[in-house]
RNA sequence: GGGCCUGUAGCUCAGUGGUUAGAGCACCAAUCUUAUAAGUUGGACGUCCCUGGUUCGAUCCCAGGCAGGCCCA
Numbered sequence: 001g002g003g004c005c006u007g008u009a010g011c012u013c014a015g016u017g018g019u020u021a022g023a024g025c026a027c028c029a030a031u032c033u034u035a036u037a038a039g040u041u042g043g044a045c046g047u048c049c050c051u052g053g054u055u056c057g058a059u060c061c062c063a064g065g066c067a068g069g070c071c072c073a
Base pairs, nucleotide, nucleotide: 001072002071003070004069005068006067007066010025011024012023013022018056027043028042029041030040031039049065050064051063052062053061
């Protein structure tokens, strides 16, 4: 330098062009316990990497950029 893949909650990931964006773990509180853990209940947490475009409508499609990974040179 070229090609491909990935980017969504603190972490690991799901998601689909349609109006409240989700799960598990982690975190906080309550309950339980002599106490801790586990269990149960509730809660908080997201500019869906950035910019622009298409569309009535974009996390999803398109273009460019940025970051990371793999391969080739």